[in-house]
RNA sequence: UUCUCAUCAAGAGGCGGUCGAAUGUCGACCGCAGUGGGUCGAGGGACCGAGCCCUGUGAAACCCCGGCAACCAGCGCCGAAAACAGCGUAUGGUGCCAAAUCUCGGCAGGCGUGAGCCUGGAAGAUGAGGG
Repeated sequence: UUCUCAUCAAGAGGCGGUCGAAUGUCGACCGCAGUGGGUCGAGGGACCGAGCCCUGUGAAACCCCGGCAACCAGCGCCGAAAACAGCGUAUGGUGCCAAAUCUCGGCAGGCGUGAGCCUGGAAGAUGAGGG
């Protein structure tokens, strides 16, 4: 980097550490006769559009500790025995710990007068195996 298969509405965080994401005394737009004034802006939730949410009461990232789950391996049960399956365990390898993969759409089909609804796919994530 690519292919195949399986799963994706369940579950599980700490006022622990490092770092520091808005030129904000700035800029754009709006408003005023002129002042006073108002709105927006950065990062994250894979990507794009729309929405919504989280973040200087410190996000994202990295580290520490804790936890969840049971995909793979191991071990145990089952079995006369071996293998497969099933069940269990949580030792090892991953993974994961805001919100349904945050929601809807991104392509196709169906239903509905309509708002909208349904099905499948695509994309993405994780695991296992292969090139």